[in-house]
The part of an RNA shown here (large-subunit ribosomal RNA, domain I) has 538 nucleotides and comes from a Flavobacteriales bacterium. Lineage of the source: Bacteria > Pseudomonadati > Bacteroidota > Flavobacteriia > Flavobacteriales. RNAcentral holds the full RNA, with entries from ENA. The coordinates come from a structure-prediction model, not an experiment, and the mean pLDDT is 84.

Context: one part of a larger RNA
RNA sequence: GGCGUACGGUGGAUGCCUUGGCUCUCAGAGGCGACGAAGGACGCGAUAGGCUGCGAUAAGCCACGGGGAGGAGCAUAAUAUCCUGUGAUCCGUGGAUCUCCGAAUGGGGCAACCCAGCUGGUUGAAGACCAGUUAUCCUGAAAAGGAAGCAAACCCAGGGAACUGAAACAUCUAAGUACCUGGAGGAAUAGAAAACAAGUAGUGAUUCCCCUAGUAGUGGCGAGCGAACAGGGAAAAGCCCAAACCGGCGGCGUUUCGGCGCAACCGGGGUUGUAGGACCACAACGUGGACUCAAGAUGUGUAGUGGAACCCUUCUGGAAAGUUGGACCAUAGCGGGUGACAGUCCCGUACACGAAAUGCAUCUUGUACCUAGUGGUAUCCUGAGUAGGGCGGGACACGUGAGAUCCUGUCUGAAUCUGCCAGAACCAUCUGGCAAGGCUAAAUACUGCUGAGAGACCGAUAGCGAACCAGUACUGCGAAGGAAAGGUGAAAAGCACCUCGAACAGAGGAGUGAAAUAGACCCUGAAACCGUGCGCCU
Repeated sequence: GGCGUACGGUGGAUGCCUUGGCUCUCAGAGGCGACGAAGGACGCGAUAGGCUGCGAUAAGCCACGGGGAGGAGCAUAAUAUCCUGUGAUCCGUGGAUCUCCGAAUGGGGCAACCCAGCUGGUUGAAGACCAGUUAUCCUGAAAAGGAAGCAAACCCAGGGAACUGAAACAUCUAAGUACCUGGAGGAAUAGAAAACAAGUAGUGAUUCCCCUAGUAGUGGCGAGCGAACAGGGAAAAGCCCAAACCGGCGGCGUUUCGGCGCAACCGGGGUUGUAGGACCACAACGUGGACUCAAGAUGUGUAGUGGAACCCUUCUGGAAAGUUGGACCAUAGCGGGUGACAGUCCCGUACACGAAAUGCAUCUUGUACCUAGUGGUAUCCUGAGUAGGGCGGGACACGUGAGAUCCUGUCUGAAUCUGCCAGAACCAUCUGGCAAGGCUAAAUACUGCUGAGAGACCGAUAGCGAACCAGUACUGCGAAGGAAAGGUGAAAAGCACCUCGAACAGAGGAGUGAAAUAGACCCUGAAACCGUGCGCCU
């Protein structure tokens, strides 16, 4: 030095565990904000710092309700001082307080700071202090009211890429995606036919799902893109204006002062395609509604309450819930804990019950609001720079095509019910409908958040980046990037005391414990790597 073997050191794999995650389901909630939010700064404890809570009334104040013996958060280092059956701590509901910054809003500003005006107050006074108020925009005569800012996804709208694919690339694709901006709601959008359809005919707002169907189409007919009708389901709900006509109020113009006309505003009326309405004639006070307010009832949420049944015994063990023998309950044998595996030990579970305060839902009653018929047809009304057209674009599954339909930058520009639009150029016949005003629940989308529950999901290099004081430490001028780090034991019983030692290092005894090779660098403790003893070889 090598090999082997035994025992160690180091190291932290593996096994077991789970406080944390991940993905869903069912409910709830779907907003907060000038009554000052979200997010912060600085403070508040008998007490260094941190977290949590709170705001100069500062780990808290008041009221009501629950609860019932201890309590002063994490935190059980110790001490001190207190509170508490006159009901504390704790839980719920409502209220009070709520420094400074922040939309930040009196002015300024390098956020958490500086400096003012006005009114009132303190003071002998003050370049002092206290309270209130003073930003901008919109509406309004004013009084006053509203807006702003934040927030995960979902939604609507205005803008809108490129990489990529086409095996290159330009039309095309990616894609109206990403991203930016505006706006709203608990959903949003859409929505009561100028719709579909067309077979002998029929359907009857919208939305969503299945299917039609990778079909018909579209396409450098390349890559690709890609419907609709019909059918089956979910859910169902229909309405209001403008106008004609009647009336009112003030204004303007005109006037022979009797009026007339004009454009607004307000009330009644009226709302459709088998045309309807105004107008004329007749009849009628009822029915329903998507609903304002009030009262009541019921249910439910935000604290809680009750809640069955085992004791004994054998054995092992540190410990019984294991094992042996015997019982009991069960509308409860879900789950968790307890010194190993517990229906009957504890918390619970099934089931039953409960609210001073406050929220929500449903129903009932009353009330505010809205809501109907028949006939006649001379006249009037039925949405105009609109429909349509030319040119240029865009949307439609459809790239201009034979190209209908929809939107519109520009130039034009009708008809008025004997009317107008559509049915994929266009024309005729036929059929369907009534544009140029508006509202509309449900079925649908999503989950930052709350409650309950589930998993052929993970188990500490996994699972969220984060099981642990993590968006922390740290890096970067900055935008931003971004970790590592869990486990003594059933219980601290966390090693009194002694010895060695310079020692608050470490070690050896002693003691605790089932175990200390469980001693805090603490469960298990692999390998690499490093030693010591022994054997063999050189």